[in-house]
RNA sequence: CCCGCAAGGCGGGCAGCCGCGUCGCCUCAACCCUCAAGCCGCAAGGCGCGAGGAGAGGCGCCGAGGAAAGUCCGGUCUCCAUAGGGCGGCGUGCCGGCUAACGGCCGGGGGGGCGUGGUUAGAACCGCGUUCCACGGAUCAGUGCCACAGAAAAUAUACCGCCUGGCGGGUUCACGCCCGUCCGGUAAGGGUGAAAUGGUGCGGUAAGAGCGCACCGCGGCCGCGGUAACGCGCGCCGGCAGGGAAAACCCCACGUGGAGCAAAACCAAAUAGGGGAGGAUGGCGUGGCCCGCGCCGUUACAACUCCCGGGUAGGUUGCUGGAGCCCGCCAGCAAUGGCGGGCCGAGAGGAAUGGCUGCCGCCGCGGUCCGCUCCGGCGGACGGCGGUACAGGAACCGGCUUACAGCCGCGCGGGAUCC
Numbered sequence: 001c002c003c004g005c006a007a008g009g010c011g012g013g014c015a016g017c018c019g020c021g022u023c024g025c026c027u028c029a030a031c032c033c034u035c036a037a038g039c040c041g042c043a044a045g046g047c048g049c050g051a052g053g054a055g056a057g058g059c060g061c062c063g064a065g066g067a068a069a070g071u072c073c074g075g076u077c078u079c080c081a082u083a084g085g086g087c088g089g090c091g092u093g094c095c096g097g098c099u100a101a102c103g104g105c106c107g108g109g110g111g112g113g114c115g116u117g118g119u120u121a122g123a124a125c126c127g128c129g130u131u132c133c134a135c136g137g138a139u140c141a142g143u144g145c146c147a148c149a150g151a152a153a154a155u156a157u158a159c160c161g162c163c164u165g166g167c168g169g170g171u172u173c174a175c176g177c178c179c180g181u182c183c184g185g186u187a188a189g190g191g192u193g194a195a196a197u198g199g200u201g202c203g204g205u206a207a208g209a210g211c212g213c214a215c216c217g218c219g220g221c222c223g224c225g226g227u228a229a230c231g232c233g234c235g236c237c238g239g240c241a242g243g244g245a246a247a248a249c250c251c252c253a254c255g256u257g258g259a260g261c262a263a264a265a266c267c268a269a270a271u272a273g274g275g276g277a278g279g280a281u282g283g284c285g286u287g288g289c290c291c292g293c294g295c296c297g298u299u300a301c302a303a304c305u306c307c308c309g310g311g312u313a314g315g316u317u318g319c320u321g322g323a324g325c326c327c328g329c330c331a332g333c334a335a336u337g338g339c340g341g342g343c344c345g346a347g348a349g350g351a352a353u354g355g356c357u358g359c360c361g362c363c364g365c366g367g368u369c370c371g372c373u374c375c376g377g378c379g380g381a382c383g384g385c386g387g388u389a390c391a392g393g394a395a396c397c398g399g400c401u402u403a404c405a406g407c408c409g410c411g412c413g414g415g416a417u418c419c
Base pairs, nucleotide, nucleotide: 001415002414003413004412005411008408009407010406012360013359014358015357016356017355018354020063021062023060024059025058026057027056028055032053033052034051035050038047039046040045065390069401070400072399073398074397075396076395077260078259079258080257084291085290086289087288089256090255091254092253093252094108095107096106097105098104109135110133111132112131113130114129115128116127117126118125136251137250142249143248145244146243154197159190160189161186162185163184165182166181167180168179169178170177171176198216199215200214201213202212203211217240218238219237220236221235222233223232224231225230264317265316266315267314274308275307276306277305278304282296283295284294285293324343325342326341327340328339329338330337331336361388362387363386364385365384367382368381369380370379371378372377
């Protein structure tokens, strides 16, 4: 310097003019609304110092995001409501830690693919790089599925083959060899497939096969290390359960009330406190079911539930000081936590933050001039044109996912060059 991967920060700046919104302070003669000392009037009612509101103006602070998006998770909060247990449903799924919690984050373990090096009689195995994992259970409960190809995808079996024997034929002096066929043996060789009944080697056999042995793999036991998942062991035993998939049903372990700010609380106003049905081993409440609990009621005009119909939809609160942010130190591999100091950065209510101008930054494409030149180009100056990403709150917070022009710096791996 180039390529790849992972992750982080910024994401336009400055100035001027005009224009918006909340909040705080100040001002406001009259008009509008509310309260209102006091006054007039037989009464109804009228006048009304003053105060506040609405409205207007002036000044001042502040005014979108890293994703505000998706609505995929988890919570705070509110109501059901005084609210328990079980079933079902749903969610998660290696171990440990963090967190208010999570399906999130951090660290660790294990497994698979590709490439590459080493070791070995050979396989297995070991190391490095890179990448993926929705990672409890398919002998330790069961049901189902694996197209096509293939003989065969499970109580296994035989397409091509290999072998003993029988029969027939050919050749040969004969032995032997070859061909066909039948019974039997076989799964080592070949083929199909994603996967074919552990693998390599030796022995053995009529030919073969864990049939036997050695090594590797697998299963169990023991010892050591580790909180654990798990790892190590030239330790011991065993010939040894054929694969895939549970993002198939299912089994196991753990977790889990429901609804949601259009949740809710308060005030004012209006209407038709209208009509019908249910019902005593009753009705209602809690998303479904059961048990339990609570309330109402048991002479039905009841409470309550359901159906039809009617009225209102106005105002205030909820509504932004937080599991908050920034800096420093300490602990920890880290996520994160503790301590100390500092800061307060929209709160709208149909929904505000914009427009114009100039200069600059960054990116892209040309031009002119100058210097160097190995004639490929390199560097500098001036000026022109175009562009400047994704995108905007609405109860709030922690995550995940998706989108993003360009710039900056950092970590890991590979390659080239120079010292």
Predicted 3D model of a 419-nucleotide RNA (Bacterial RNase P class A) from a Bryobacterales bacterium. The source organism's lineage runs through Bacteria, Pseudomonadati, Acidobacteriota, Terriglobia and Bryobacterales. It was read from a public genome assembly, where an Rfam model found it. It matches the Rfam family "Bacterial RNase P class A". The family's RNA type in Rfam is ribozyme. Its mean pLDDT, the model's own confidence on a scale to 100, is 75.